[in-house]
RNA sequence: UCCUUAUAGAGAGUCGGGGAAGGAAUCUGGUCUUAUGAUCCCGCAGCAACCACACUGUUUGGUGGAGGUGCUCAUUCCAGCAGACGAUAAGUCUGAAAGAUAAGGA
Repeated sequence: UCCUUAUAGAGAGUCGGGGAAGGAAUCUGGUCUUAUGAUCCCGCAGCAACCACACUGUUUGGUGGAGGUGCUCAUUCCAGCAGACGAUAAGUCUGAAAGAUAAGGA
């Protein structure tokens, strides 16, 4: 880097140091956030429980701590593509695509 499977309306920073202009993956539109210093890097703190582990159970689960990851504005911030309802609207819902994370594989 690619493939497969699973998950996403929950949760968790008004912290310290560095740094300086954009950031929310990409493109478009909307919206939000940011000199009251974001995004990002380091530290500390916290959240969750995918894998692993321990105990327990037997229809494959439950409980526990937290070792390997991950995460800590907004549903993956919303829409874009297809479909259903609707009035050819507004809007709502479902699915896909893309991205993210985990585990396994090439």
Notes
A computed fold for a 106-nucleotide RNA from Halobacillus salinus, annotated as SAM riboswitch aptamer (S box leader). The coordinates come from a structure-prediction model, not an experiment, and the mean pLDDT is 85. Its Rfam family is "SAM riboswitch aptamer (S box leader)". About the family: The SAM riboswitch is found upstream of a number of genes which code for proteins involved in methionine or cysteine biosynthesis in Gram-positive bacteria.